[in-house]
RNA sequence: CAACUGUAAAGGCAAACUUCACCGAAAGGGAAGGACGCAAAGCCAUGAGUCUAAACACUAUAUUUAGUGUAUGAUUGUCAGGUUGCCAGG
Numbered sequence: 001c002a003a004c005u006g007u008a009a010a011g012g013c014a015a016a017c018u019u020c021a022c023c024g025a026a027a028g029g030g031a032a033g034g035a036c037g038c039a040a041a042g043c044c045a046u047g048a049g050u051c052u053a054a055a056c057a058c059u060a061u062a063u064u065u066a067g068u069g070u071a072u073g074a075u076u077g078u079c080a081g082g083u084u085g086c087c088a089g090g
C1' cells in the first nucleotide's frame, strides 16, 4: 500500500408514516418532521427487473369516452455493472 473483514468510537445517510397555497398527466420527486434500516442506503439509468402511460398507434364507440400496446417518464433503499471514498483491523 492492496485484496479482504466489520467489535467499538467519531461522523454520515434515512424506510414506513405525518405535514405542504411545492414540481409532475401519473408513477414518482422536493422540503420539514420521523427513525425501519444501511459500510457505500456516495455518485452514474449502462443491462435486467419493477412502476406509470401524458403523448403516440390501433380497436370499439359514434364525437367523447372506453380498451389494448409502446418510455421518450420514473425507481440505484430490487439486482448486476462502472466509478470514487471515511473510521478501525489487515
Base pairs, nucleotide, nucleotide: 004089005088006087012038013037017033018032019031020030022029023028036077042083043082044081046080047079048078049075050074051073055070056069057068058067059066060065

Source information: c-di-GMP-I riboswitch aptamer, 90 nucleotides, folded computationally.